[in-house]
RNA sequence: GCCCAGGUGGCGAAACUGGUAGACGCACUACCUUGAGGUGGUAGCGCUCGCAAGGGCUUGGAGGUUCGAAUCCUCUCCUGGGCA
Numbered sequence: 001g002c003c004c005a006g007g008u009g010g011c012g013a014a015a016c017u018g019g020u021a022g023a024c025g026c027a028c029u030a031c032c033u034u035g036a037g038g039u040g041g042u043a044g045c046g047c048u049c050g051c052a053a054g055g056g057c058u059u060g061g062a063g064g065u066u067c068g069a070a071u072c073c074u075c076u077c078c079u080g081g082g083c084a
Base pairs, nucleotide, nucleotide: 001083002082003081004080005079006078007077010026011025012024019067028044029043030042031041032040046057047056048055049054060076061075062074063073064072
């Protein structure tokens, strides 16, 4: 230099044919259970603004197509593999 695969909440990981982003698991928080801890159970858990109701933003980054993009197109950054 060329080719291939990948990048999604704190972590792993899913999302069908473009149609509610984050299912599911782990971790974490609160509570129940215990003498205490563990296990188990219930609820919560991206960021931000807001007293709240609710709003805005978010799939490595920037553009584009589309009513609608994690998904399609272009450029770019990073990780892994292959070829020379």